[in-house]
């Protein structure tokens, strides 16, 4: 320069066109002399632009970021 992966929630993973979920962490309540442990709620995300579709995390294109591999 060339080929091929990957980008979802503070973190790790899911969801193969039809309501974006779980674990964890965070904060809050219950219990508890107190804590921890345990249960209940809460909080949080599709890298970005396009575009095809009635409907895009999902499917084209092209940008960035990473990682891989050729020479």
């Nucleotide at each position: 320069a060339g080929g091929g992966g990957u980008a979802u929630a503070g973190u790790u993973c899911a969801a193969u066109g039809g309501u974006a979920g779980a674990a964890u962490a965070g904060c809050g309540a219950a219990c508890u002399u107190c804590a921890a442990a345990u249960u209940c709620g809460c909080c949080a995300a599709u890298a970005c632009a396009u575009g095809u579709u009635c409907g895009a995390u999902u499917c084209g294109u092209g940008u960035u970021g990473c990682c891989c591999u050729u020479g």